[in-house]
Context: one part of a larger RNA
Formats: sequence, C1' cells, structure tokens
RNA sequence: UGACGGGGACCCGCACAAGCGGUGGAUGAUGUGGAUUAAUUCGAUGCAACGCGAAGAACCUUACCAAGAUUUGACAUGCUGGGAUUAACUCCAUGAAAGUGGAGGGAUUGCCUUCGGGUGUAACCAGCACAGGUGUUGCAUGGCUGUCGUCAGCUCGUGCCUUGAGGUGUUGGGUUAAGUCCCCUAACGAGCGAAACCCCUAUUGUUAGUUGCCAUCGGGUCAAGCCGGGCACUCUAGCGAGACUGCCGGUGUCAAACCGGAGGAAGGUGGGGACGACGUCAAGUCAUCAUGGCCCUUAUAUCUUGGGCUGCAAACGUCCUACAAUGGCUGGUACAAAGGGAAGCGAAGUCGCGAGACGGAGCAAAUCCCAAAAAGCCGGCCCUAGUUCGGAUUGCAGGCUGCAAUUCGCCUGCAUGAAGCUGGAAUCGCUAGUAAUCGCGGAUCAGAACGCCGCGGUGAAUAUGUUCCUGAGCC
Repeated sequence: UGACGGGGACCCGCACAAGCGGUGGAUGAUGUGGAUUAAUUCGAUGCAACGCGAAGAACCUUACCAAGAUUUGACAUGCUGGGAUUAACUCCAUGAAAGUGGAGGGAUUGCCUUCGGGUGUAACCAGCACAGGUGUUGCAUGGCUGUCGUCAGCUCGUGCCUUGAGGUGUUGGGUUAAGUCCCCUAACGAGCGAAACCCCUAUUGUUAGUUGCCAUCGGGUCAAGCCGGGCACUCUAGCGAGACUGCCGGUGUCAAACCGGAGGAAGGUGGGGACGACGUCAAGUCAUCAUGGCCCUUAUAUCUUGGGCUGCAAACGUCCUACAAUGGCUGGUACAAAGGGAAGCGAAGUCGCGAGACGGAGCAAAUCCCAAAAAGCCGGCCCUAGUUCGGAUUGCAGGCUGCAAUUCGCCUGCAUGAAGCUGGAAUCGCUAGUAAUCGCGGAUCAGAACGCCGCGGUGAAUAUGUUCCUGAGCC
C1' cells in the first nucleotide's frame, strides 16, 4: 500500500423480509459424470461446466472404431527428365465401395519443315523440393469470450507533505442510480469510466397516398373496399415538436438537492435495447481462425464401406407433460403482433377418419401464400372416480423426407392405457404490462425441437422494513 476478520460506522442489490409461481417426488425429452464398449471422437467442470461449443450425428457431417485401399498424395507452388496424342465420356474384369487391371473414344495442340522429321510446351507419367495433420502445448501466443459488474470505481500532470515506501487530490459535511452535483478544503486541473450523444417504444404536427385505409357520394352483392371515387380516419416512413426539476408551494446552508402540486400523452434516468473503466481469475478457446516451439511423414496424412457419437444397473443438472372441475371432451363464434417465401411459399377445388395425396391460381410479395391464432366468449356432456384425469409403453395399419429410415427420423389412425392424487431436507425465478398463463413466427434445416432467438393475447399479488443470510461499495 493492499487483502482478510464469526471488528465498528454508513449504504446498495429480488440479498433477506412481504408475496406469486416453480425445482427437489412421477413419466418422458435433453446434457453430464459414471459404468460399459472395437469405438462409445474432442472440448466445457463452484458461482462463471452440465437443452454448453452443436442455429439441428440415419449416409455426409465425423474428428472415433473395424475392414479394404492410396503414397508428391483430396489441395498449393516450383525444379529436373520423359511427353502429342491426352482429358471429359463409354464399356469390360474384380470389388461392399474406394481402388486396381484392361479396352474404346476423341474436343483441343505452337513454331520450323526438303513432309522424312526437328523443336517447344498443356494434360499426364517418373523423380525431387514439399503438401497434409481436428497430433501436442490456451502455463509460449494473437484474436475473440466469460466473470466480478452497468458495480462506481480506476488513474494522470503540476504543486504540497514525507528520510522513504507513499500520501494529498479521490478524505470531510450534505446529496445522487452514479467519484452525480453542491459546500468546505494544500491543493489546482485533467483523463478512462457514470451520464449524454445512437436505436426501439409512448403523444402530436407536417409531407406523401399504393399494394394501405373507407367517413361522405354513387354503383353492386347472399356477403365482402368488390367497383367508380376519396386521402378525412387507421396505417406506413421521412422531417419536426415535446420533458428541462422548466413552473408553483414547502424543507434545506443563500447551495446541491429532496417532498408535494399544477399542467401534460408522458415527470423527475418515462419504459426497453445497444454500450462493459483500470483490472481479477496463468478463467475459457491451438477443434472457428491465425500462430511460435515440439511431434508424425507408406503415416498421427488421404480415400471408401460398415459401425459408433443414439449403447445403460443406478446418480446429477436443465426442461416438457401431468396429477384435474379456475378442469377434460364437444358444437358454435371473436380478436393479434412479428416474421418467412423461388431448387421457395403454395390458394381454390377434389380424394382420404387423418398424417397426407392430386391439383396448380397467385406471389421475388403493405398486393399472393404460409395462416387455423390459442387462451377467451356462448351452448351441451362428464360428477370426484386412478375417472371422459393423465398420457408413458407396446401391437397393428399407414403417411412424409431422403440413394437409404434395421441399428437410428418425424408424423397419422385404431387398439393398449404405466407411473402420477401436488412432492422430504433443501433450493430457484420474479417488483408491472413484470410474474403467471396462452398461442404465433424464425434461424439451423432434404427430413428431424419439449431446446434457442423473437412476437403478440390475457394479466396478478406484495414490498411494514434493513435485525438476520448473501454479494458489492465507502470510511
């Protein structure tokens, strides 16, 4: 000077408390340790690993294993020698394929020429330099990232103090979400952070009016902005306005500020996002990529077929579905937002109980399509039961994608109908359009989400407070 203390003072955070809903019990999904295995590729491991890298393992991916092959190589550049008929393509043999051996085929091909040939090169062949490595070291590294933590801190110049390390400033009195601002002051200033500038959202003016909209007028229909017409309204998207403690009262040190009020769509950071200081953890990543050293070079490289990454006694994490009546089933009926679409989205219509099939209008999309929103509301049935709850598991019959669905995909129908009657100790999230609950879309993607990333619908309870638990900050 820091760090630490079951030392003290102050202060903050869903840290506790007050509440609401979960996890821990059950089935299943998924990840992990473990055990197993020829292989179950590798990495991530308290918070900050475990629905994590993986925004998607049937083959491929794929790095692992078995078997079969290749050796200047799947890929790059160069050198030496050979080399005009060699490649694409076709066929035969062998084979699981890759590969190996052989036959046909013939685009294209410079210069000289006495038309005999000579010479130079492309592909290709042989040889050599080299290629190649998801081999190793994240404790040699770059880059990127997590974390404390969006916590309010971390520093510098000059001056002053100290023998010096260092201190001061940055402490103190107030105040703030904030080292935010004010006052005092051997300090005076400044920088990185905080805030602001940026984006979305809440109100409004104006400009614009199609693919959007329809108040008025006319036409038209079973109905429908369907048509003429219009740009009022909604909406779309450019440019502006608006919020600044600006105004009023009180408190306060005449300050900063705090409390209350007015006006206002919005009030004291309006709500949300992006943005992450100096540093910490030799934190994570050599398997995104890059890269030093080391190692392999007929193999630790490369290709192929098949298998594995999916294997399962029990264990853990994260989720889904439930245990029911605020419910289940069933008929009718209403209201979104945000997205995606050309090797695509695919309407109407027809067939099928259904998954789906046939069909092909329209649409590179404010025009067409995905598209049905669901919870909700109005009727009917069920009557507390392991049930008309719950849907695991299994059998059969089908559909879709794809060369291929056995290992190992998703979906449909019929049958089957397990555990489960609200979960011990313990533990997690959340303060408002939030929790809870309901559906919709997207990325990846041939196919394959209960995960992830978004979108809207319905929409709470509680906060007296800071003694305690926990993690920060300052003295």
Record summary:
The part of an RNA shown here (small-subunit ribosomal RNA, 3' major domain) has 475 nucleotides and comes from a metagenome. Its mean pLDDT, the model's own confidence on a scale to 100, is 85.